[in-house]
About this RNA: A computed fold for a 348-nucleotide part of an RNA from an uncultured prokaryote, annotated as small-subunit ribosomal RNA, central domain. Its mean pLDDT, the model's own confidence on a scale to 100, is 89.
Context: one part of a larger RNA
RNA sequence: CUGGGCGUAAAGCGCACGUAGGCGGCUUAAUAAGUUGGGGGUGAAAGCCCGGAGCUCAACUCCGGAACUGCCUCCAAAACUAUUAAGCUAGAGAUCGGUAGAGGAGAGUGGAAUUUCCAGUGUAGAGGUGAAAUUCGUAGAUAUUGGAAAGAACACCAGAGGCGAAGGCGGCUCUCUGGACCGAUACUGACGCUGAGGUGCGAAAGCGUGGGGAGCAAACAGGAUUAGAUACCCUGGUAGUCCACGCCGUAAACGAUGUGUGCUAGUUGUCAGGCAGUUUACUGUUUGGUGACGCCGCUAACGCAUUAAGCACACCGCCUGGGGAGUACGGCCGCAAGGCUAAAACUC
Numbered sequence: 001c002u003g004g005g006c007g008u009a010a011a012g013c014g015c016a017c018g019u020a021g022g023c024g025g026c027u028u029a030a031u032a033a034g035u036u037g038g039g040g041g042u043g044a045a046a047g048c049c050c051g052g053a054g055c056u057c058a059a060c061u062c063c064g065g066a067a068c069u070g071c072c073u074c075c076a077a078a079a080c081u082a083u084u085a086a087g088c089u090a091g092a093g094a095u096c097g098g099u100a101g102a103g104g105a106g107a108g109u110g111g112a113a114u115u116u117c118c119a120g121u122g123u124a125g126a127g128g129u130g131a132a133a134u135u136c137g138u139a140g141a142u143a144u145u146g147g148a149a150a151g152a153a154c155a156c157c158a159g160a161g162g163c164g165a166a167g168g169c170g171g172c173u174c175u176c177u178g179g180a181c182c183g184a185u186a187c188u189g190a191c192g193c194u195g196a197g198g199u200g201c202g203a204a205a206g207c208g209u210g211g212g213g214a215g216c217a218a219a220c221a222g223g224a225u226u227a228g229a230u231a232c233c234c235u236g237g238u239a240g241u242c243c244a245c246g247c248c249g250u251a252a253a254c255g256a257u258g259u260g261u262g263c264u265a266g267u268u269g270u271c272a273g274g275c276a277g278u279u280u281a282c283u284g285u286u287u288g289g290u291g292a293c294g295c296c297g298c299u300a301a302c303g304c305a306u307u308a309a310g311c312a313c314a315c316c317g318c319c320u321g322g323g324g325a326g327u328a329c330g331g332c333c334g335c336a337a338g339g340c341u342a343a344a345a346c347u348c
Stems, first nucleotide, its partner, number of pairs: 004319003007302002012316001014201004021194003025088007033081002035077008049065006091191001092188002094185006103177007110154001114150008125136002162169002206247006215241002220236004258315006266293012297304002321348003330341004
């Protein structure tokens, strides 16, 4: 490179926006770049291939043919691709009217619980475990009542429920704000899809500066357990967890399944709408999401199965035996931790 692949065998970038590029709806006309047909020129010789011939044969040599799949040029065609012009509305967008939602940001606010402090009652235990001990308590603990303070998280509702591109999002109220869906339309008129580089977002942990610190809790200390116990269990406990701003840029970032479009039996839930019939709760139907099952088909099997892993198309990313190794070196990024890119020797 070709061929084959990427749910679980190696392989879908964590996710989006978007530049170049690639690909791109219907109709008409023109052009003739691609395309197609024909003619001409060229495509050296040798070699390869085919048919002959000459050395006794062969290698070798000679003759003829074919081939040289290419390039240039002329004539012609106009379906397709392309370009230009004109138009269309089925893609895409827009307008109007509705709907649901833990979508995002900021501000405010509520109750339960926990811990601490103060005060009352009250007395000898409490706590903890498999059993204990460390620990707390006669300087009055635990328990209980009243009061105060603080921080963090929001029981029930709550649901294979909803929203978001992903990460993710859950008390309540207000302000600002993104998207989706449904119905209607007399608007724009292909404005679309994908997307190398690039840019942005991106759990947790971690880092910087300044706050905050109730509970929990790496590290650490002690008590147990044990042959040992740098663990599991227990008592404590600091970073951290929380807030603001700035970094980091990784995860089994998973549906281990890239995005978009079209086509392809059904059955049954659920969420958000529409329409019709009926009647105040159903039935039928339809659009969009989200589950379960199940044909055709696919798959190595497991399984997937209109939310495809089916049948096709467009574009991107990625894979090529195991180890060495997601490492070394170099480069770029980062305060650092480290991240991204990414080999080879050697070995099986």